The prediction has a mean pLDDT of 80. A computed fold for a 74-nucleotide RNA from Calothrix sp. PCC 7716, annotated as transfer RNA. It matches the Rfam family "tRNA". By type it is a transfer RNA.
[in-house]
RNA sequence: GGGGUCAUAGCUCAAUUGGCUAGAGCGCUAGUCUUGCAAACUAGAGGUUAGGGAUUCGAGUUCCCUUGAUUCCA
Numbered sequence: 001g002g003g004g005u006c007a008u009a010g011c012u013c014a015a016u017u018g019g020c021u022a023g024a025g026c027g028c029u030a031g032u033c034u035u036g037c038a039a040a041c042u043a044g045a046g047g048u049u050a051g052g053g054a055u056u057c058g059a060g061u062u063c064c065c066u067u068g069a070u071u072c073c074a
C1' cells in the first nucleotide's frame, strides 16, 4: 500500500426479507424479606446502534466516506 471480518446499554450478546416504542442475561439503583449480609422476589434507571453523508414513506439492517479493532496478501 491492497483485500476480508467486525463496531448495538457498564460487560457479554439478540433484533427474521428494511416495518409499530431497539430487547435479554449479568451488573447498577430502590423496595420487600433478614438481627445484619448474601440469596430470592418486585420495580426502576441506563442507548447519538463507532462518526458523517446518501437512498427510502420508513435504516441497527442497503450504499459511500472517515475512525478504531482484528486478520490475510505484498
Stems, first nucleotide, its partner, number of pairs: 001073007010026004019057001028044005050066005